[in-house]
RNA sequence: GGGCCGGACGGCCGCUUUCAGCGUCUUCGCUCGAAAGCGCGGGACGCGGGGAGAGGAAAGUCCGAACUCCGCAGAGCAGUGUGCCGGAUAACGUCCGGGAGGCCGGGUUCAAGCCCGUCCGACGGAAAGUGCCACAGAAAACAUACCGCCCAAGCCUACCGGCGAGGGUAAGGGUGAAAAGGUGCGGUAAGAGCGCACCGCCGCGGCAGUAAUGCAGCGGGCAGGGCAAACCACACACGGAGCAAGACCAAAUAGGAAGGGAGUUUGAGACUUGGCUCUUGCGAGUCAGGUUUUGAUACGUGCCGGCUCGGUGCGUAAAACCUUCGGGUAGGUCGCUAGAGCCGCGCAGUAAUGCGCGGCCCAGAGGAAUGGCCGUCCCACCGGAGCAAUCCGGCGGACAGAAUUCGGCUUACAGGUCC
RNA sequence: GGGCGCUUAACUCAGCGGUAGAGUGCCAUCUUCACACGGUGGAAGUCAUAGGUUCGAAUCCUAUAGCGCCCACCA
Numbered sequence: 001g002g003g004c005c006g007g008a009c010g011g012c013c014g015c016u017u018u019c020a021g022c023g024u025c026u027u028c029g030c031u032c033g034a035a036a037g038c039g040c041g042g043g044a045c046g047c048g049g050g051g052a053g054a055g056g057a058a059a060g061u062c063c064g065a066a067c068u069c070c071g072c073a074g075a076g077c078a079g080u081g082u083g084c085c086g087g088a089u090a091a092c093g094u095c096c097g098g099g100a101g102g103c104c105g106g107g108u109u110c111a112a113g114c115c116c117g118u119c120c121g122a123c124g125g126a127a128a129g130u131g132c133c134a135c136a137g138a139a140a141a142c143a144u145a146c147c148g149c150c151c152a153a154g155c156c157u158a159c160c161g162g163c164g165a166g167g168g169u170a171a172g173g174g175u176g177a178a179a180a181g182g183u184g185c186g187g188u189a190a191g192a193g194c195g196c197a198c199c200g201c202c203g204c205g206g207c208a209g210u211a212a213u214g215c216a217g218c219g220g221g222c223a224g225g226g227c228a229a230a231c232c233a234c235a236c237a238c239g240g241a242g243c244a245a246g247a248c249c250a251a252a253u254a255g256g257a258a259g260g261g262a263g264u265u266u267g268a269g270a271c272u273u274g275g276c277u278c279u280u281g282c283g284a285g286u287c288a289g290g291u292u293u294u295g296a297u298a299c300g301u302g303c304c305g306g307c308u309c310g311g312u313g314c315g316u317a318a319a320a321c322c323u324u325c326g327g328g329u330a331g332g333u334c335g336c337u338a339g340a341g342c343c344g345c346g347c348a349g350u351a352a353u354g355c356g357c358g359g360c361c362c363a364g365a366g367g368a369a370u371g372g373c374c375g376u377c378c379c380a381c382c383g384g385a386g387c388a389a390u391c392c393g394g395c396g397g398a399c400a401g402a403a404u405u406c407g408g409c410u411u412a413c414a415g416g417u418c419c
Numbered sequence: 420g421g422g423c424g425c426u427u428a429a430c431u432c433a434g435c436g437g438u439a440g441a442g443u444g445c446c447a448u449c450u451u452c453a454c455a456c457g458g459u460g461g462a463a464g465u466c467a468u469a470g471g472u473u474c475g476a477a478u479c480c481u482a483u484a485g486c487g488c489c490c491a492c493c494a
Stems, first nucleotide, its partner, number of pairs: 001419005007377007015053005021047006028041003032037001055399001059410002062408005067242004074309004079238005084098005099123001101120002104117005125232001129231002131227003146173002148169004154163003181199006200222001201220004206215003246334004256325005265296014298316007341360008378397002381394005420490007429443004437474001445461005467483005
C1' cells in the first nucleotide's frame, strides 16, 4: 500500500412483516329461502404456531443511469461538465491496460545527462487573442546592464601608478518562484552557438505500434519564459425536475369553470327592423338598432421552462343569488421491490469484464420494526496470584443504521486475518 | 427523503489571486465635581477545518464540519 472479515453459539422476553389454522364480530358482496336464517367469499380484532428481518459503508448526495411527469416549429446568445491513448460498461468525472511526466533511492558519466527500482497524480492547447506575474531587481517578455570583466581618447603625476569621456560584453556576482537553451572543450582584448562534441529544442520525411508514443536519420545554431483548478479558443456531451417523481379512488370547507341573473372596444361587408325626407308610385337617400361574417388596434394572459428575437393560442365592464360540472386537499390504494440480482463451476481475455450452465429468493415500513437480558466462548485493557505456562476478578467490543432502485467515487471505522 | 445557499474581529458586513479592512462594541488616556457626549491612541482574526493548483490562496478546485432556506398544495 492492497484484499477479505467485521464477534460466535444457546436460552428467555419483545418488535415489523408474511403464511396457513382456530375463534369472535361484521351496517360488505354472492347463492339458496316466503321469512327467520344457513352457506361461501371479503374485512376487522384476538389466540397459539411456522418462515423472513440492515451495511461495508445503509452515510455525504459528489458523479452516472433506470423509472416517472412536464416540455419538444425555429434561430441566436448564454450556461454546465469532461479533456494523453486504447479497452470495459446500460452509462459515468468510474474501472482495467498502456504511454509520457514527476518525487525518492541506487548505478554510471569530467559534467550536462543517461540507466534501473519504487511510488505518485484533474496528464489536451501558452506558435488564435486578452489578461496577470506583487516585493526585490538593471531588466519580468518588441529585453536589458547595478557590481564586475575587457579596450580606450584624454588628464594627473613624486614616474610605482591613479582617474577616466566613449565603447565592447553577458562568462562570474547580486535580485527573484522564474533571467532569454544546458554541460564540456576550443576560441577571444574580454566574452558570446562565435566554432565543435554530447544533451535538449524546432522542421522534414522514414521505421515500429490500433493509438498515445517510441527509435534511428537528415537539416537548422535556437526562434517560442510561466500561469488555462485566469478569461478563452478547440473537441465531445448535456431539455427540466425529481418517488415529497407520478397514477387511480375520493369527504367537509374554501376556491374554480359553464349556464341563468345580464343589456355596451372598434372598422368594413351582407341581411334585416323602425323612424324621417324625397317621389303619383316602384323605389332612393339618411339616422338609430339587431343578426352574422371578416379584420384591426390596445390591454391582459398561456406556451415555446435561462434570456432575446420571432412564432402561436385564448380572453375582452360586472356583484349577490340559483343550477350543473370538473380539478384538487385530508384519507386510502398503487408506484414498491425478481433485480444491469446473489452464489458456484467452466470458457474467452494480461486485466477491467463478458459469455454459458446449474442453483437460490434475500426487509419493504411509511415517523419508521430489525431490540433487550442471561450463560458459555473469542478479542483488547486494568488489577491480583504465580519463576513461568497459566489462573482469578473487573471493565469494554468500532463506525454506523434501510426509506424508489442500481453502478461508482468520497468520507467514518475498535479489532482480526492474508499478500 | 430530495433540491439549494452561507461561514472573515465580540456583533453586522466589505474585500474575490500580491502585507486582512470598515462601522458598532472593548481597553487606556484627555475633558468633567462625577457620568454621558466628544477628542486622541491602542488591542482584538489559525479568513470554519484539511488537502491540492499556483512563485504566492480569505479569494480558484476538492473533501469534511456547522448553520440556514425551499419542495408533498390548490388559489